[in-house]
Context: one part of a larger RNA
Molecule: small-subunit ribosomal RNA, 5' domain
Organism: uncultured bacterium
RNA sequence: GAUGAACGCUAGCGGCAGGCCUAAUACAUGCAAGUCGAACGGUAGCAGCAAUGCUAUAGUGGCGUACGGGUGCGUAACGCGUAAGGAACCUGCCCGCUGCUGGGGGAUAGCCCGCCGAAAGGUGGAUUAAUCCCGCAUGGUUCCCUCUUCUGGCAUCAGAAGGGGGAUAAAGAUUUAUUGGCAGCGGAUGGACUUGCGUCUGAUUAGCUAGUUGGCGGGGUAAGGGCCCACCAAGGCGAUGAUCAGUAGGGGCUCUGAGAGGAGCGGCCCCCACACUGGCACUGAGAUAUGGGCCAGACUCCUACGGGAGGCAGCAGUAGGGAAUAUUGGGCAAUGGGCGCAAGCCUGACCCAGCCAUGCCGCGUGCAGGAAGAAGGCGUUAUGCGUUGUAAACUGCUUUUGAGGGGGAAGAACGGCCUUUCUGCGGAAGGGUGUGACGGUACCUUUCGAAUAAGCACCGGCUAACUCCGUGCCAGCAGCCGCGGUAAUACGGAGGGUGCAAGCGUUGUCC
Numbered sequence: 001g002a003u004g005a006a007c008g009c010u011a012g013c014g015g016c017a018g019g020c021c022u023a024a025u026a027c028a029u030g031c032a033a034g035u036c037g038a039a040c041g042g043u044a045g046c047a048g049c050a051a052u053g054c055u056a057u058a059g060u061g062g063c064g065u066a067c068g069g070g071u072g073c074g075u076a077a078c079g080c081g082u083a084a085g086g087a088a089c090c091u092g093c094c095c096g097c098u099g100c101u102g103g104g105g106g107a108u109a110g111c112c113c114g115c116c117g118a119a120a121g122g123u124g125g126a127u128u129a130a131u132c133c134c135g136c137a138u139g140g141u142u143c144c145c146u147c148u149u150c151u152g153g154c155a156u157c158a159g160a161a162g163g164g165g166g167a168u169a170a171a172g173a174u175u176u177a178u179u180g181g182c183a184g185c186g187g188a189u190g191g192a193c194u195u196g197c198g199u200c201u202g203a204u205u206a207g208c209u210a211g212u213u214g215g216c217g218g219g220g221u222a223a224g225g226g227c228c229c230a231c232c233a234a235g236g237c238g239a240u241g242a243u244c245a246g247u248a249g250g251g252g253c254u255c256u257g258a259g260a261g262g263a264g265c266g267g268c269c270c271c272c273a274c275a276c277u278g279g280c281a282c283u284g285a286g287a288u289a290u291g292g293g294c295c296a297g298a299c300u301c302c303u304a305c306g307g308g309a310g311g312c313a314g315c316a317g318u319a320g321g322g323a324a325u326a327u328u329g330g331g332c333a334a335u336g337g338g339c340g341c342a343a344g345c346c347u348g349a350c351c352c353a354g355c356c357a358u359g360c361c362g363c364g365u366g367c368a369g370g371a372a373g374a375a376g377g378c379g380u381u382a383u384g385c386g387u388u389g390u391a392a393a394c395u396g397c398u399u400u401u402g403a404g405g406g407g408g409a410a411g412a413a414c415g416g417c418c419u420u421u422c423u424g425c426g427g428a429a430g431g432g433u434g435u436g437a438c439g440g441u442a443c444c445u446u447u448c449g450a451a452u453a454a455g456c457a458c459c460g461g462c463u464a465a466c467u468c469c470g471u472g473c474c475a476g477c478a479g480c481c482g483c484g485g486u487a488a489u490a491c492g493g494a495g496g497g498u499g500c501a502a503g504c505g506u507u508g509u510c511c
Stems, first nucleotide, its partner, number of pairs: 001510003005507005012363006018356002020321001025319003029316003034063003039060002042057006070274003079199007089191002094187008102136001104134003112125005143166010172179002200246003207237003212234004217229003249271004253264004276297005299310004327353001329352003335349001336347004366397004376388005402448006411438001416433007455500005460481003466495005476483002
C1' cells in the first nucleotide's frame, strides 16, 4: 500500500459498489418454465329461436424446458490460454435462392361404462380428432450401386459434366391479408474433434504400461481415432522427470512493485466441471439433462403396514458450523428470454427497494469579530506568573444539513388502437391516445433557527507529540530495542499536545 475481512471504542447524511471465504452440511414453507384455441376433438359457462359466436381450459399435438440462474466437489487435463488444422464433422429457430405440397389408411388420450387401491396411482371395455402415426404416387440432391469424360491434389482421395438402376418427402390453419409443411444448395450463429507452445510442489516417489504401442479387417459415431472388437507384431513412456503422492477449477483481470518479478482468482465477463452419492440410457437439432426418467445406496417424510413421496451448489428463509456475511420485500415500468399472427401470458433473469460504516468517493458538524487574556482546570520559582485561549461568553452573519409548507421529474421508446401521407401493398413516416415497481423518490422553491451532528489512537527511540500525581521488578506495558526495584516523558490517571477523522485503532493475509 491492499483486503469479500473480523474484533474494540465511536457514529450525522448521501452516491456507487460489495456482502457464508467455514459444513459440495441437513433442509420446514412460498415462489424460480412455461406458452399456443390461428394444430385437434371435447367439456363448462354466457349470448342467441336457431345457425353460431365469445370466455375458460383437463387431454392429444407443437415449440421451449440443453437458455437463463447457482456452486467450485472433482480435475495437473487439449481442462484452460494462445496460435493453427480438416481430403474427418454436425447445426433447431434466423437469412438468401430453387422446386414441391397429389391421393389414401390406422391408432390413441380425452369423454362414457366398469374394477382395484388408504394414498400415490393403476387396470378392463366401447368410441373419437389432428400439424399424431403409417403406406402409395411424384421426385431432386454432395444417399447407395454402376458406366464414361475432364481437372486438381497430400497416401486414403477431392471437384465438375453426363448415362443406367435402387431406396426415401410433405400438413394444414385462417378474419383470404397471410402463415405454416417437405426436398435441395448456400450463409450466419453455435458446437464436436485434432495439433504446436504455455500451465503448481515433492526424487525422503525411478522406473511405468496388456487395449498397453502399432498394423490389417470390421463395428460404432455427425465425424478421425484401440473409441470398441477379432487377428497379427512387440512395442510405447521416462532424469528435457515418466509413474506415484500432495495441492488446485483455468483465463481476462486484481494487488504490490521504478521495473523485472511476486501474490491472488471474491464481485463482473469468457471457458470448464458438478447438481443428495454412484451408474445408465431415452427423447431431441442439441443432454447422457439442477427444479426429466430408470437402477442401486445413504438420509428424511407419509401410510389403513399392503405400499408410496423427496432432493435449495435457483430467490428468500431455517437449523448447524463459525471471528463472520442480509429481506420468507415490490414490479415485469425498462433491458433480455420462452411461447404466441397478435393482444398477451410466464420470467426470484433482471430492474428496484430493505439491512450492514464492509469498502471507495463526496458533504456536514458553522463563519467573521471579540482580551476583563473571565471563571474553572492544570502547572509553577506561588499576593504573582504560564497554559488551556479568540477558545468561551458577547455582537453580527450564513443555512449546506435538519424540521415544516409548496411544486415535482428523466428513465417511455415501442407495441396496441384512431387518423393523415407515401407505397412496388410487404410496409414506412407523421399526428393523437395509452403505459413507471422505484416514488410523491431525486430535484427545485419557501419559512424557521447555530439550530440536529466528533470521535479514536498515540506522545522513550524508530516516529509527529511532555509535564504532574499514583505505583515501587508490584500492578502492568511491549512491533523491535526494551520500560517498572521511591523523583518512571515507556505502567495507571490527569492536564496539555500530535496524527487521522465518521471514523480510529487492533488482529489475520499478500506485495